[in-house]
Molecule: transfer RNA
Organism: Graesiella sp. BTT-2025a
């Protein structure tokens, strides 16, 4: 320098043909216990890496940029 993949909650990841964004673990509160843990119930937490475009409507489609992984030279 060129090709390919990835970027969504604190972490690991779903979200497939565009239509109000989810799970597990973790965290908080309550319950249970002499106490802790486990279990049970409820809850908080995301402008979906950034910018622009298309569309009535974009995590999803298009373009550019950034970060990261990998292959080739």
């Nucleotide at each position: 320098g060129g090709g390919a993949g990835u970027u969504u909650a604190g972490c690991u990841c779903a979200g497939u043909u565009g239509g109000u964004a989810g799970a597990g673990c973790g965290c908080u509160u309550g319950u249970u216990u002499u106490g802790c843990a486990c279990g049970c119930a409820a809850g908080a937490g995301g402008u979906c890496u950034u910018g622009a475009g298309u569309u009535c409507g974009a995590a999803u489609c298009u373009c550019a940029a950034a970060a990261u992984u990998u292959c080739c030279a």